[in-house]
Formats: sequence, C1' cells, structure tokens
RNA sequence: CACCGAUAAAGGCAAACCCACCGAAAGGUGGGGACGCAAAGCUACGGGUCUAAAGCCGCAAGGCCAUGACCGCCGGGUUGCCGAA
Repeated sequence: CACCGAUAAAGGCAAACCCACCGAAAGGUGGGGACGCAAAGCUACGGGUCUAAAGCCGCAAGGCCAUGACCGCCGGGUUGCCGAA
C1' cells in the first nucleotide's frame, strides 16, 4: 500500500413501533426507541422497488405515466476510523 475483518479498543449509525411537523402519496425531518450495521458515510450512475399529484386514455369504475421517492434491495463511483489472524 492492497486485500481482509476479531467475543479487541475508542467512538459512530439506528429497523420496527410511538409522537410532532412537511408531503397528493411513496416517503422525509425532528424527538423517543434499538432490529441490526465495518461504510447502515456520501452519491439515483446501472439494475430493481414504491408512489401517481399534474398529464394522457376512459361514459364510469379504473388504466397508463416520474418530473416524485428508496443507497438499511443488488451493483458501481467516492470519502473515511481501528488493526488481531
């Protein structure tokens, strides 16, 4: 330096659920709370998933659609703490 990742040390994040707020929704933010996580830091770049306000179609019921969202779904990119085997 590149892998790798321990019943190590120091610290970190925080699922479900509950409350408040934002949002059409998916979802997000803050507080509480811990299922888990070595990138569960950041990034929608590829795939995937969710939603469907506006728009389009339809007599209607409803259907289609991302410009919305998820990186704690899988990859990629990028930054980074520690150091046993």